The part of an RNA shown here (small-subunit ribosomal RNA, 3' major domain) has 477 nucleotides and comes from an uncultured bacterium. RNAcentral holds the full RNA, with entries from ENA. The coordinates come from a structure-prediction model, not an experiment, and the mean pLDDT is 80.
Context: one part of a larger RNA
RNA sequence: UGACGGGGACCCGCACAAGCAGCGGAGCAUGUGGUUUAAUUCGAAGCAACGCGAAGAACCUUACCAAAACUUGACAUCCCUCUGACAGCUAUAGAAAGUGGGGUCAGUUCGGCUGGAUCGGAGACAGGUGCUGCAUGGCUGUCGUCAGCUCGUGCCGUGAGGUGUUGGGUUAAGUCCCGCAACGAGCGCAACCCUUACCUUUAGUUGCCAGCAUGUAAUGAUGGGGACUCUAGCGAGACUGCCACCGUAAGGUGAGAGGAAGGUGGGGAUGACGUCAAAUCAGCACGGCCCUUAUGUCCAGGGCUACACACGUGUUACAAUGGCCGAUACAAAGGGCAGCUACCAGGUGACUGGAUGCUAAUCUCUAAAGUCGGUCUCAGUUCGGAUCGAAGUCUGCAACCCGACUUCGUGAAGCUGGAUUCGCUAGUAAUCGCGCAUCAGCCAUGGCGCGGUGAAUACGUUCCCGGGCCUUGUACA
Numbered sequence: 001u002g003a004c005g006g007g008g009a010c011c012c013g014c015a016c017a018a019g020c021a022g023c024g025g026a027g028c029a030u031g032u033g034g035u036u037u038a039a040u041u042c043g044a045a046g047c048a049a050c051g052c053g054a055a056g057a058a059c060c061u062u063a064c065c066a067a068a069a070c071u072u073g074a075c076a077u078c079c080c081u082c083u084g085a086c087a088g089c090u091a092u093a094g095a096a097a098g099u100g101g102g103g104u105c106a107g108u109u110c111g112g113c114u115g116g117a118u119c120g121g122a123g124a125c126a127g128g129u130g131c132u133g134c135a136u137g138g139c140u141g142u143c144g145u146c147a148g149c150u151c152g153u154g155c156c157g158u159g160a161g162g163u164g165u166u167g168g169g170u171u172a173a174g175u176c177c178c179g180c181a182a183c184g185a186g187c188g189c190a191a192c193c194c195u196u197a198c199c200u201u202u203a204g205u206u207g208c209c210a211g212c213a214u215g216u217a218a219u220g221a222u223g224g225g226g227a228c229u230c231u232a233g234c235g236a237g238a239c240u241g242c243c244a245c246c247g248u249a250a251g252g253u254g255a256g257a258g259g260a261a262g263g264u265g266g267g268g269a270u271g272a273c274g275u276c277a278a279a280u281c282a283g284c285a286c287g288g289c290c291c292u293u294a295u296g297u298c299c300a301g302g303g304c305u306a307c308a309c310a311c312g313u314g315u316u317a318c319a320a321u322g323g324c325c326g327a328u329a330c331a332a333a334g335g336g337c338a339g340c341u342a343c344c345a346g347g348u349g350a351c352u353g354g355a356u357g358c359u360a361a362u363c364u365c366u367a368a369a370g371u372c373g374g375u376c377u378c379a380g381u382u383c384g385g386a387u388c389g390a391a392g393u394c395u396g397c398a399a400c401c402c403g404a405c406u407u408c409g410u411g412a413a414g415c416u417g418g419a420u421u422c423g424c425u426a427g428u429a430a431u432c433g434c435g436c437a438u439c440a441g442c443c444a445u446g447g448c449g450c451g452g453u454g455a456a457u458a459c460g461u462u463c464c465c466g467g468g469c470c471u472u473g474u475a476c477a
Base pairs, nucleotide, nucleotide: 001477002476003474004473005472007471008470010468011467012466013465015461016460019424020423022421026316027315028314029313030312031311032310033309034307035306042053043052064302065301069297070296073125077124078123080121081120089103093099108112127291128290130289131288132287136285137284138280140278141276143274148187149186150185151184152183153182154163155162156161167178168177169176193268194267195266196265199235201233202232203231204230208225209224212223213222214221239262242256243254244253245252246251318417322376323375324374325373326372327371328370334365335364336363339358340357343354344353345352346351383414388409389408390407391406392405393404394403430453431452432451433450434449435448436447
């Protein structure tokens, strides 16, 4: 000087407390461990691995396994040699790859030349998801959006170092004020950026329709209009600016004003010096080592989907604030041409057959909780839907291993869950649906967004956990 202390002082955080809804019990989904296996490819490991890499494992992917094959190679560059080819097509044996055999076949200035390709051969080499993340780059997690981390000059100390950065206040903040052997400065904080909330103005199509017409069974459907909504550009607006009180000041308090918004308005992006030899050689790049008729390459099949079990994360429930049936209302944000599909017809249905619009503010995909009426009447039930049987639909060469969905039947556990433990402070939790990426399809109950309905509670900082600053002790560095 740090680190540490079941030392002390002060302060903060959904850290506790106060509340709400959960996990832990059940079924299922998914990941992991373990076990099994020819293989169950590999990585991730307290927080910070475990719905993680994977925004899509039937084949492919695929790295794994056991078979069948190739050896200048699936891919790149260079060299040599040969021919008027190669690609494509067809036939045959084969599981396929491949191998063997046969037929057809190219550009031009028509002079042959130029240039080049492919096959074959030879070798330099290719190739490696092989090892090392403890050789590395890059990128990332984490403490933590915590308020810290440093430097120059000066001063102090023999020196390591200290001072500044401590102190008194204040703040979300090393934020600002005052004081001070310090005076300044940098990286962080804040602001600048995006979005959202109010308004003005400009613009008015594909959006809108108040007033004026036209028309219909009905509809901005039509003429027209720019008022309104909206769209998207430029602006304005919030700064403790004003008032009162407290304070030397910074600032604090106010159920003060005005205002759409009030003290960082809400949300996002943004992550200092560093810590964990943290993660990644399987995204990529790269040093070294290793393989080179194989640790490379190709192919069909299997596996990654196994299953006495254990754990994590989710989902569906255990019902009446509910289930079922009928009627009926209201979004936002996104997507769409190998696509989204209105409408009509068929089917109980998944869907199918026609057909129309849309490369989209134009066409289309689109709500559910809700509301109204009926029924059930507390039951393992008209709760719950696992499991299994049968028949189908769709995607796709192909759904046996191993897809989703539909219909009929079947109707398991489960009556609110021990110790414990997680999330959340407002348009939040809870609850309800919708969309997107990946994607032929989908094991999505995941992830990322969007809107609808919409709470309770916070006395407070004694305690638990983590952090900041000062101080103190130390047999630690």